[in-house]
RNA sequence: AAAGUCGGUCAGGCAACCGCUGCCAUGCAAAUGGGAGAGGAAAGUCCGGGCUCCACAGAGCAGGAUGCCGGCUAACGGCCGGACGCCGCGAGGCGAGGAACAGGGCCACAGAGACGAGUAAGCCCGGCGCGAGCCGGGUGGACGUGAAACGCGGUAACCUCCAUCCGGAGCAACACCAAAUAGGCAGGCGAUGACGCUGCUCGCCGAGUCUGCGGGUAGGUGGCUGGAGCCAUCCAGCAAUGGGUGGCCUAGAGGAAUGGUUGUCCACGACAGAACCCGGCUUAUCGACCGGCUUUCUCA
Numbered sequence: 001a002a003a004g005u006c007g008g009u010c011a012g013g014c015a016a017c018c019g020c021u022g023c024c025a026u027g028c029a030a031a032u033g034g035g036a037g038a039g040g041a042a043a044g045u046c047c048g049g050g051c052u053c054c055a056c057a058g059a060g061c062a063g064g065a066u067g068c069c070g071g072c073u074a075a076c077g078g079c080c081g082g083a084c085g086c087c088g089c090g091a092g093g094c095g096a097g098g099a100a101c102a103g104g105g106c107c108a109c110a111g112a113g114a115c116g117a118g119u120a121a122g123c124c125c126g127g128c129g130c131g132a133g134c135c136g137g138g139u140g141g142a143c144g145u146g147a148a149a150c151g152c153g154g155u156a157a158c159c160u161c162c163a164u165c166c167g168g169a170g171c172a173a174c175a176c177c178a179a180a181u182a183g184g185c186a187g188g189c190g191a192u193g194a195c196g197c198u199g200c201u202c203g204c205c206g207a208g209u210c211u212g213c214g215g216g217u218a219g220g221u222g223g224c225u226g227g228a229g230c231c232a233u234c235c236a237g238c239a240a241u242g243g244g245u246g247g248c249c250u251a252g253a254g255g256a257a258u259g260g261u262u263g264u265c266c267a268c269g270a271c272a273g274a275a276c277c278c279g280g281c282u283u284a285u286c287g288a289c290c291g292g293c294u295u296u297c298u299c300a
Base pairs, nucleotide, nucleotide: 001296002295003294004293005292006291007290008289009288010287012265013264014263015262016261017260018259020037021036023034024033025032026031039271043282044281046280047279048278049277050276051170052169053168054167063166064165065164066163067162068082069081070080071079072078084095085094086093087092098161099160103159104158105155106154107153115151116150122139123138124137125136126135127134128133174222175221176220177219184213185212186211187210188209189208196204197203229248230247231246232245233244234243235242236241266269
């Protein structure tokens, strides 16, 4: 230098103006000012966990998942390390892998036979035949075929068995406040006339009326973003990861904001957009950059 391989980072920049959604300050309000405002995958919803409600003495059945050894973790089907097998000159990549002495199923073609049995020669018995021999039964087990030939065969990415794990539903979860109308429950009074007209008496009317309680709906609020958090650094560890110290606050809507116009620069800008949160996996993605390592070539 070229060709590879592994890991990581960024995802057009800057400025002006006009908007949109939260927050903070001032203000009675209107408003003004300040500051914040999508991703590495926010996606698929494929695994795992937090959280919430329901169920639940304990155990089991059914069903599902995982399956070399060790470690990490809140947990995992994830990650890390190691062994083994395959691919690659190599760096490296890929690998659902316990049990076939519990049982069942399957093993193409060829072959007598694929786990059930049994082919040819030879031997024995019986029958027929004058005889050569033929037929039946038993014993025997070669050559050959085939990936595998009788051997406790192979196959569990077939059922199954074993070990371990898993209760169900999901933020439209769930909790709180709470109308109008209708209805419910309890108690008081009431055809010996309540209530109402009507504040009182008379009179009239004629079946309810008064009080309390409670649930649901509309609507509103919370859940809701300070967290297994991010950045820097140190320590332990091969690593995944864990711990210490210091600093930081970084969307939170509820028909749902995160946009538009202009100028300028460049390498001319991909895939795509939050909706309870987090750890993974998978998939999509214009390009640019950084680092480790490998192979080959050249020069000194």
Bacterial RNase P class A from a Thiobacillaceae bacterium, 300 nucleotides, folded computationally. The RNAcentral record of the sequence draws on ENA. Rfam family: Bacterial RNase P class A. Rfam classes the family as a ribozyme. Rfam describes the family as follows. Ribonuclease P (RNase P) is a ubiquitous endoribonuclease, found in archaea, bacteria and eukarya as well as chloroplasts and mitochondria.